RNAcentral holds the sequence, with entries from ENA. Predicted 3D model of a 356-nucleotide RNA (Bacterial RNase P class A) from an Atopobiaceae bacterium. NCBI's taxonomy places the organism under Bacteria, Bacillati, Actinomycetota, Coriobacteriales, Atopobiaceae. Rfam family: Bacterial RNase P class A. About the family: Ribonuclease P (RNase P) is a ubiquitous endoribonuclease, found in archaea, bacteria and eukarya as well as chloroplasts and mitochondria. Rfam classes the family as a ribozyme.
RNA sequence: GAGGUGGGCCAGGCGACCGCGGGCGCGAGCAAUCGCGCAUGAGGAAAGUCCGGGCUCCACAGGGCAGGAUGCUGGCUAACGGCCAGGCGGGGUAACCCGACGGAAAGUGCCGCAGAAAAGAAGACUCCCGCUGGCGCCGCGAGGCGUUGAGAGAAAAGCUGAAACGGUGGUGUAAGAGACCACCAGCGUCGUGGCAACACGGCGGCUUGGCAAGCCCCAUCCGGAGCAAACGCAAAUAGGAGCGCUAUGGUGUUGCCCGCACCGCGCUCGGGUUGCGCGCUAGAGGGCAGCGGCAACGCUGUUCGUAGAUAAAUGGCCGUCCACGACAGAACCCGGCUCAUAGGCCCACCUCGCGU
Repeated sequence: GAGGUGGGCCAGGCGACCGCGGGCGCGAGCAAUCGCGCAUGAGGAAAGUCCGGGCUCCACAGGGCAGGAUGCUGGCUAACGGCCAGGCGGGGUAACCCGACGGAAAGUGCCGCAGAAAAGAAGACUCCCGCUGGCGCCGCGAGGCGUUGAGAGAAAAGCUGAAACGGUGGUGUAAGAGACCACCAGCGUCGUGGCAACACGGCGGCUUGGCAAGCCCCAUCCGGAGCAAACGCAAAUAGGAGCGCUAUGGUGUUGCCCGCACCGCGCUCGGGUUGCGCGCUAGAGGGCAGCGGCAACGCUGUUCGUAGAUAAAUGGCCGUCCACGACAGAACCCGGCUCAUAGGCCCACCUCGCGU
C1' cells in the first nucleotide's frame, strides 16, 4: 500500500419565525378555561410481536396423565429458545465463520428409481471353484485330463445405488471368507488429563447400515388471561331489585263478578354505558472509576435526569454550512432474538506485496 475478519460509535449541525403535546411559574376568571413566559418532547432499531421476565386479576394442598417447549458441556442471569467460555463436526491460506449437536444395542415404521439383494446373521444375475455327481477321452489299474452346471461351496471381482453387512495389504484355500495376521475405523473396557463435554494411551472379542427436520424414548422446564389488565370517583338518562305510600283508581282479560297482569310517587341498593382519575414511567436504568472473573457478568463508590399522548403531540417554513442526510414513529415497562438501514468515524486482528 492492497484485500479481508471481528467489535464499538454517530444517525445532518447551527440560527430565526409560526404551530402542537404534557410540565412549571405568573396573570385573568365563581368555574370551565384563557393569555403570557420558561425549559422540555421518539429510536438504534420505537418495527416483527418470535422468546423470556416484571406488574395486575383469576385459579391453585400435593402428585399424576394429556399437551407444549428446549436438547454437546460448564457458567452468567430476574428469566430465556439469550449471552460468555470450552468440546466435537463442517468451511476458509488465515483472522474468523457456521451447526435442531441427547438416544438407532427399548419398541415400531421408512429407505423412491435402479439393483440378485435395502437390513433378516439375509441374498446370488454375471463371475469364481471343480469338493460330490453326470458325460467324453486316456490308462491294465490306482487314477489323470477335458467338459457340464444338477447338488454342495464361496461372497473376493463385476453390475445397481446416497448407502451392499467394517477398510487396506498379506497369509491361507479348489475358490474364498476376521478363517488367521498387521495397520486403520468403530464398539466395549481400563488407565491418565479435564468440574464436564471430550482428548490421549493400553487391552479385548472381531463388526453392530442410514433416517429420530418419522412415531417414539430419556432429561429439564411450563397454571390461565392480559394495561381494552386491575383499581378509584361521578352526573344526566334509560332500565332492574327491595321496601313503603296512594286513587281502593285506570287499562286488559268477549258483557258482569271474583281472581290475575300492567300503569303512579318516594326512599334504598347494586349493575351497565359514558366521562375523569389512577396504573404511567426512577427502572433487573445510563455514564465513569476501583475490585473479582479468560469472559458473559457481579460487587462497591460516585455521578446524571431522560416523552407519557388517548384519536392520539414531537411538525412546517426560511437562512447558512457540510461529507447533501438511509431505514423508520413511543402507546404499561424491561432483557433478548430477527428483519430494514444513506453516509461516515474509531479500535483490534489476518493474508499478500514493497521498503528498512